[in-house]
RNA sequence: UGAGUAAGUCAGACGGUUGCGGGCAUGAAAAUGCGUGAGGAAAGUCCGGGCUCCAUAGAGCAUGGGUGCCGGCUAACGACCGGUGGAGGCGACUCCAAGGAUAGUGCAACAGAAAAUAAACGCCGCGUCAUGCGGUAAGUGUGGAAAUGUGAGGUAAGAGCUCACAGGGAAGAUGGUAACUGAAUUCCCGUGUAAACCCCACCCGGAGCAACACCGACUUUGCAGUUAAGCCUGCUCGGCAUUGCAAGACCGGUGGCAUGAACAAAGGGGUAACCCUUUGUCACAGAUAGAUAACCGUCCGAUACAGAACCCGGCUUACAGACUUGCUCAUUCC
RNA sequence: GCUGUUAUAGCUCAGUCGGCAGAGCACAUCCUUGGUAAGGAUGAGGUCGUGCGUUCGAAUCGCAUUAACAGCUCCA
Numbered sequence: 001u002g003a004g005u006a007a008g009u010c011a012g013a014c015g016g017u018u019g020c021g022g023g024c025a026u027g028a029a030a031a032u033g034c035g036u037g038a039g040g041a042a043a044g045u046c047c048g049g050g051c052u053c054c055a056u057a058g059a060g061c062a063u064g065g066g067u068g069c070c071g072g073c074u075a076a077c078g079a080c081c082g083g084u085g086g087a088g089g090c091g092a093c094u095c096c097a098a099g100g101a102u103a104g105u106g107c108a109a110c111a112g113a114a115a116a117u118a119a120a121c122g123c124c125g126c127g128u129c130a131u132g133c134g135g136u137a138a139g140u141g142u143g144g145a146a147a148u149g150u151g152a153g154g155u156a157a158g159a160g161c162u163c164a165c166a167g168g169g170a171a172g173a174u175g176g177u178a179a180c181u182g183a184a185u186u187c188c189c190g191u192g193u194a195a196a197c198c199c200c201a202c203c204c205g206g207a208g209c210a211a212c213a214c215c216g217a218c219u220u221u222g223c224a225g226u227u228a229a230g231c232c233u234g235c236u237c238g239g240c241a242u243u244g245c246a247a248g249a250c251c252g253g254u255g256g257c258a259u260g261a262a263c264a265a266a267g268g269g270g271u272a273a274c275c276c277u278u279u280g281u282c283a284c285a286g287a288u289a290g291a292u293a294a295c296c297g298u299c300c301g302a303u304a305c306a307g308a309a310c311c312c313g314g315c316u317u318a319c320a321g322a323c324u325u326g327c328u329c330a331u332u333c334c
Numbered sequence: 335g336c337u338g339u340u341a342u343a344g345c346u347c348a349g350u351c352g353g354c355a356g357a358g359c360a361c362a363u364c365c366u367u368g369g370u371a372a373g374g375a376u377g378a379g380g381u382c383g384u385g386c387g388u389u390c391g392a393a394u395c396g397c398a399u400u401a402a403c404a405g406c407u408c409c410a
Stems, first nucleotide, its partner, number of pairs: 001330010012299007020037002023034004039305001043316002046314005051208004064204005069083004084098001085096004099199002104197002106193003120140002122136005148166006168189001175180001212255005220247007230240003262281008335406007344359004353390001361377005383399005
């Protein structure tokens, strides 16, 4: 200098004018003043919790759903961190739904003799005019996949039949908390698929803030009561009325709802995720038809994805442009 | 805001324990008729919403994503 890799930051700034939501103060009120007002994803709603109601003595089993190498972390998780194994890259580094196919069942279209107790052509032996009978799995050919591969010995021809090397399975010394590693030894040992059923281990009660708790106005029906007052009606019954209870239906308000697994700084523990201690902050959005905006000036230029609705921890997806740091490779110069 | 369903030919729909994508209507050509309709025969038309994965192989299984549709509010 070029190429790459990993982690992270910002998401216009400043000034002015006008306007909107919430809060506080002043004021009888109108209003005025002060201060504050979206995100890294507020999104998708894919996981996990808090919270609330329903169910429930407590526990187990079944059904259903989920997770799936090991250890840690956490309120919890399918997240995160560290490691193991595998795959990719010269490398920094990245990626992996990664238990079991030797529990059992199913499936493997077409092609092929055969898709799982293999034999069409071929090879060898016997027999024959010929058909045939027996042995074999080297070779041919099909397929995504063909029954360990190469070489030597051996044989009628062949074959893990025997041997050497390589691959694989079982068992397993040593090391490691564990996954795993895998020495000596032994056995030649039938493919793939579990994001097919299934087996094994572990986890899970259901619904969701339009949950839920509470208050009130209007109005309809039924039942019971009241005639104290009033109307139909001078009297009785009845109706209206009125009080209570029950049911139906329509409309509004308050809480839940902003102090929380919160945020910031310092110190400490841990490789890390994360945890502990101390101090400080909270007029750091809170609506319910839903505020957070518009315009002007300067900075080259003002432009991405995108708008809170009960709250948190993650994941995933979208994203203009600018910047920082660590590391790797190549080339050149000293 | 919360919850669920669907996407396959121009339209309406089948097809899901993976193996050549179908039906009806519509469309085109031909037959039939003096002509039209009906009827009959033949044919065309599909990246199965999109992308990535699992698998030898995906409309079908898994994940992500896009679009459309439906349901749910309070009350003594």